[in-house]
Context: one part of a larger RNA
RNA sequence: CUGUGGUUAAGGAACUCGGCAAAUUGCAUCCGUAACUUCGGGAGAAGGAUGACCUCGGUAGGGUGAAAGUCUUACGACUGGAGCUCGAAGAGGUGGCACAAACCAGGGGAAAGCGACUGUUUACUAAAAACACAGCAGCGUGCUAAGUCGAAAGACGAUGUAUACGCUGUGACGCCUGCCCGGUGCCGGAAGGUUACGGGGAACGGUUAGCCCUAGGGCGAAGCUGUGAACCUAAGCCCCGGUGAACGGCGGCCGUAACAAUAACGGUCCUAAGGUAGCGAAAUUCCUUGUCGGGUAAGUUCCGACCUGCACGAAUGGCGUAACGACUUUCCCACUGUCUCAACCACAGACCCG
Numbered sequence: 001c002u003g004u005g006g007u008u009a010a011g012g013a014a015c016u017c018g019g020c021a022a023a024u025u026g027c028a029u030c031c032g033u034a035a036c037u038u039c040g041g042g043a044g045a046a047g048g049a050u051g052a053c054c055u056c057g058g059u060a061g062g063g064u065g066a067a068a069g070u071c072u073u074a075c076g077a078c079u080g081g082a083g084c085u086c087g088a089a090g091a092g093g094u095g096g097c098a099c100a101a102a103c104c105a106g107g108g109g110a111a112a113g114c115g116a117c118u119g120u121u122u123a124c125u126a127a128a129a130a131c132a133c134a135g136c137a138g139c140g141u142g143c144u145a146a147g148u149c150g151a152a153a154g155a156c157g158a159u160g161u162a163u164a165c166g167c168u169g170u171g172a173c174g175c176c177u178g179c180c181c182g183g184u185g186c187c188g189g190a191a192g193g194u195u196a197c198g199g200g201g202a203a204c205g206g207u208u209a210g211c212c213c214u215a216g217g218g219c220g221a222a223g224c225u226g227u228g229a230a231c232c233u234a235a236g237c238c239c240c241g242g243u244g245a246a247c248g249g250c251g252g253c254c255g256u257a258a259c260a261a262u263a264a265c266g267g268u269c270c271u272a273a274g275g276u277a278g279c280g281a282a283a284u285u286c287c288u289u290g291u292c293g294g295g296u297a298a299g300u301u302c303c304g305a306c307c308u309g310c311a312c313g314a315a316u317g318g319c320g321u322a323a324c325g326a327c328u329u330u331c332c333c334a335c336u337g338u339c340u341c342a343a344c345c346a347c348a349g350a351c352c353c354g
Base pairs, nucleotide, nucleotide: 001349002348003347004346005345006344007343008342010340011339014338019335027051028050029049030048031047036041038172052094053093054092055091056090061086062085063084064083068079069078070077071076095099107333108332109331110330111329112328113327114325115324119131120130135170136169137168138167139166140165141164147156148155149154173320174319175318176317178250179249180248183247184246185243186242187241188240189239192238193237194236198232199231203227204226205225206224207223210219211218212217213216251269252268253267254266255265278312279309290306291305292304293303294302
């Protein structure tokens, strides 16, 4: 010097990103116990008092229940209390620095955010506000169900049958869940437009028996063969409707009230419709340490408000919420070597000598 333990004057978080670490608390009995609340809780809330040993005395009382006795034909019933065992409360007294004497053995409170909760998770850097969850809702599925695995057979679903099963979203509970169907998706419709294979076969071409003029060419039936128009023809798409707890979306400018300011009001443009309730500088606020209030001597954090929401907002759920949380944030009490500021002790190393 390092590590692991221990003690410390005065102060007591001044340390630090942050009370990290450490310290405090710790058991039993009795007293006492707030807001809030889903009336269950909160709660071991908080906060106090007592505790050893001896005597009364193993007492009061509890558990078990022998012998013996009474009744009974018998089984058995009743009385009885021995022995064993558990064991207060109280009174009086005694000793110690210290009596839950060692070990073991909750610190507590006031608020806020998030998630209802118990659970689950990154085996080896993340335990959480992430996942799950009961509850809620939507969609599909009538049974050889939908769906899933599998070229198939077959299996699961399910030896189930819509109070069932599958998928999706939300996430206890309470109060609620507004407007938009123009785009995309899904569902329904079938009049019209478009549209494949196929059917259809107009028309055009190849070949040549033959014919014509003949130097060389021209025409060309049937058959075979190549191309192939009109017309007929499904779903789909276009089209017409519906649908938001489907994917999603939910405006701008100008003016106006008898101080000023503001604008209930008016005008205008655009849109499918222009954000309702609730909340709001928020896990969301850039400007921003917004402004005001509280807490501090002093507060970029925190709490309560305001609303100018850069860029909240209603099951991609909104706002609350008792209980719960090795979650996050702020404050207070207690407590302390975290610190002012360091010292000493023990053990194990490092180091020195051998």
Description
This is a predicted structure of a 354-nucleotide part of an RNA (large-subunit ribosomal RNA, domain IV) from a metagenome.